[in-house]
The prediction has a mean pLDDT of 82. Transfer RNA from Candidatus Niyogibacteria bacterium CG10_big_fil_rev_8_21_14_0_10_42_19, 74 nucleotides, folded computationally. The sequence is in RNAcentral, with records from ENA. It matches the Rfam family "tRNA". By type it is a transfer RNA.
Formats: sequence, C1' cells, structure tokens
RNA sequence: GGGCCUAUAGUUUAGUGGUAAAACAAGCGCAUGGCAUGCGCUAGAUGGGAGUUCGAUUCUCCCUAGGUCCACCA
Repeated sequence: GGGCCUAUAGUUUAGUGGUAAAACAAGCGCAUGGCAUGCGCUAGAUGGGAGUUCGAUUCUCCCUAGGUCCACCA
C1' cells in the first nucleotide's frame, strides 16, 4: 500500500428500509429485623460525514478504529 470482515446501552449480543430488542450491570419501589434473593418500574445506545429514498441502524461512498490475509521496504 491492497483485499476481506467488524463497529448497536456501562458489558455481552439480537434486529429490520417505517417508534431499536433482550440479558447482566445501575437507580427506585415492594417483600425481609437486615442481607442475599424474588417481583415490578425507570434511565441508558445504532463509530463520524456525505449520498439515495417520502423515510436509513439497515443500501452506496469516504473517513476513523479494531481484526485478518497478501504485497512492498529493510
């Protein structure tokens, strides 16, 4: 330098062109004398930019970061 893959909540993962889901973690409440635990509720995210579209997390391009393979230099 080139090819390919990946980027979603604090963490680990789903997901689909039409309101973004779950588990754990966090906060609150109830139960307990208290803890553990259980139940309920709440807040929390689509790496950045541009394009296509009525509408983009999804499709296209560029950039950034990570992974992997190849090439080049020495």